RNA sequence: GGAGCAGACGGGGUGAUCGCGGCGCCCUUGCGGCGCACGAGGAAAGUCCGGGCUCCACAGGGCAGGGUGCUGGGUAACGCCCAGCGGGGGUGACCCCAGGGAAAGUGCCACAGAAAAGAUACCGCCUCCGUUCGCGGAGGUAAGGGUGAAAAGGCGAGGUAAGAGCUCACCGUGCCGCCGGCGACGGCGGCAGCAUGGUAAACCCCACCCGGAGAAAGACCAAAUAGGAGAGGAGAGGCUGCCCGUCUCGUUUGACUCUCGGGUAGGUCGCUCGAGGCCGCCGGCAACGGCGGUCCCAGAUAAAUGAUCACCGUCUUUCCGUCAUGGAAAGGCACAGAACCCGGCUUACAAGUCUGCUCCGCCG
RNA sequence: GGGCCCGUAGCAGAGUGGAUAAUGCACCGGCCUCCGGAGCCGGAGAUCGCGGGUUCGAAUCCUGCCGGGCCCGCCA
Numbered sequence: 001g002g003a004g005c006a007g008a009c010g011g012g013g014u015g016a017u018c019g020c021g022g023c024g025c026c027c028u029u030g031c032g033g034c035g036c037a038c039g040a041g042g043a044a045a046g047u048c049c050g051g052g053c054u055c056c057a058c059a060g061g062g063c064a065g066g067g068u069g070c071u072g073g074g075u076a077a078c079g080c081c082c083a084g085c086g087g088g089g090g091u092g093a094c095c096c097c098a099g100g101g102a103a104a105g106u107g108c109c110a111c112a113g114a115a116a117a118g119a120u121a122c123c124g125c126c127u128c129c130g131u132u133c134g135c136g137g138a139g140g141u142a143a144g145g146g147u148g149a150a151a152a153g154g155c156g157a158g159g160u161a162a163g164a165g166c167u168c169a170c171c172g173u174g175c176c177g178c179c180g181g182c183g184a185c186g187g188c189g190g191c192a193g194c195a196u197g198g199u200a201a202a203c204c205c206c207a208c209c210c211g212g213a214g215a216a217a218g219a220c221c222a223a224a225u226a227g228g229a230g231a232g233g234a235g236a237g238g239c240u241g242c243c244c245g246u247c248u249c250g251u252u253u254g255a256c257u258c259u260c261g262g263g264u265a266g267g268u269c270g271c272u273c274g275a276g277g278c279c280g281c282c283g284g285c286a287a288c289g290g291c292g293g294u295c296c297c298a299g300a301u302a303a304a305u306g307a308u309c310a311c312c313g314u315c316u317u318u319c320c321g322u323c324a325u326g327g328a329a330a331g332g333c334a335c336a337g338a339a340c341c342c343g344g345c346u347u348a349c350a351a352g353u354c355u356g357c358u359c360c361g362c363c364g
Numbered sequence: 365g366g367g368c369c370c371g372u373a374g375c376a377g378a379g380u381g382g383a384u385a386a387u388g389c390a391c392c393g394g395c396c397u398c399c400g401g402a403g404c405c406g407g408a409g410a411u412c413g414c415g416g417g418u419u420c421g422a423a424u425c426c427u428g429c430c431g432g433g434c435c436c437g438c439c440a
Base pairs, nucleotide, nucleotide: 001360002359003358004357005356006355007354008353009352012312013311014310015309016308017307018306020039021038022036023035024034025033026032027030041335045346046345048344049343050342051341052340053214054213055212056211060244061243062242063241065210066209067208068207069206070084071083072082073081074080085099086097087096088095089094100205101204105203106202107199108198109197122145123144124141125140126139127138128137129136130135153171154170156168157167158166172194173192174191175190176189177188178187179186180185218269219268220267221266228260229259230258231257232256235249236248237247238246262439263438264437276295277294278293279292280291281290282289283288313333314332315331316330317329318328319327320326365436366435367434368433369432370431371430374389375388376387382420391407392406393405394404395403413429414428415427416426417425
């Protein structure tokens, strides 16, 4: 200098004027005045996971159903995060993996191919027999060819009629033992000649987890009328199905369901102080945890968080000018936007900045 | 704000692991007719909403996005 990898920051700035929402104060009580070191985000988004909170019985049992899936840890919890293990990719920094079980069972593996799973022989190779000398028949074999995504351990040597774990070495696999590690697993040694291919984001098996609904949850106040009519009706409901159990409502006073019709679409609470932010110290490789200090940081409801101007920043284009630094004008400066609140994941995002690391080339 | 469902030629719509993805209407060409329709024959038209993954193989299975649709107040 070039190419790249990983992680993080940032999300225009300052001032003035006008305006909007919230909160506080004042009295002249109103579309009032004054004040405020208050007023969007890293994703407020998708609503994909997990939790808090609220109600249903603090919530029960069984089946069904759903989810997760190497190990250890973190956490309120998770499908998230951290650290490892194993496998794969890259020269490397580093990246990727739904990564339990296929020897419990069932299914599937199209086409091609002899054969697709306790199999088999098209070509070939070998032996024997026959021969019209082209070849044919019987048997052996699976090394080679061929098919396929995948062909019954791989490779070499021995062996053989030709061959074959038939035998042997090495590698792989399985089992056993020892050692290291909490563990996934790794290392070493021995044994077994190795019948048991792939697929579980196919059914399934195993282990663990899961009750449901959601802020239109839920509590209270107010307003209004036809608290209505018709049909079904002995059971209905406790918010996915079935059974049990239990609770509530109902079977003369009719629960509940459906259809038609009527009224009202107002207010208060829930509501924002929270697994909270920042700083420091300590523990831990880390995720994270503990302690101390400090701060208060949107609560709207058809929904506020904006607009204009000036200067600056930055980028692009054009013009002017210089040896060079420059000057001027115009245009642009992302994605998006709270709606009960958190922890994650995923997706969107203009220009720019920082840190650590790798490879290549050159120079010393 | 919350919940649920769908996406395959222009339209409707089958296919739910096996390769040329059915079928009907519509469209194009030919035959027939004086012309048109109907009828008959032939043809074209599909990134299966988009991306990634699992598998030998994906419209189909899993996952992330995109687009569209439906339902939900109170008196009760």
Molecule: RNase P RNA; transfer RNA
Organism: Candidatus Krumholzibacteriaceae bacterium